[in-house]
The RNA shown here (Lysine riboswitch aptamer) has 161 nucleotides and comes from uncultured Ruminococcus sp.
Lineage of the source: Bacteria > Bacillati > Clostridia > Eubacteriales > Ruminococcus.
Rfam family: Lysine riboswitch aptamer. The literature on the family includes a 2003 paper in Cell by Mandal et al., "Riboswitches Control Fundamental Biochemical Pathways in Bacillus subtilis and Other Bacteria".
The coordinates come from a structure-prediction model, not an experiment, and the mean pLDDT is 82.
RNA sequence: AGAAAUAGAGGCGCGGUAUUUAUAAGUAACGCGAAAAAGGCGCGGAAACGCACGCGAGAAAGGAAACACCGCCGAAGUCCGAGGAGUUUUUCCGAACGUUUCGGGCUGGGACAGCGUGAAACACGCGCUGUACUGUCGCGUAUCGCGGAGAGCUAUUCGUU
Repeated sequence: AGAAAUAGAGGCGCGGUAUUUAUAAGUAACGCGAAAAAGGCGCGGAAACGCACGCGAGAAAGGAAACACCGCCGAAGUCCGAGGAGUUUUUCCGAACGUUUCGGGCUGGGACAGCGUGAAACACGCGCUGUACUGUCGCGUAUCGCGGAGAGCUAUUCGUU
């Protein structure tokens, strides 16, 4: 006294790694020549430092697509809290952002649309709402209708009564 063990199912199913390609972008840094007072720009404030124009030359990361491989079906995503090490020109004080570990909450799944957000982006991701679809179980007036949630469902084993 079953949040037991093992194996499975949902499908444009989920996540990761590598390669290639495009985009990022003729952008950033860099070199040369100008300007250099105020003002403006660099997340906010203070102090510094740099930048703005012309020419030259010229990337990358993140994100994306294709293919291959790997791990899987709370796969995974997201929110809150705590901790560690980081980024945003330098120092100080803040703020924001990403990453990682632990704890807790929410979401069955993919698609489309609207709004918001991240992003260079009309790509794509994420959140909320809605629409139909789909898998699963329950109920019913049963070729359909209604409802629930993954701590679910199916099969087997073990255990309790």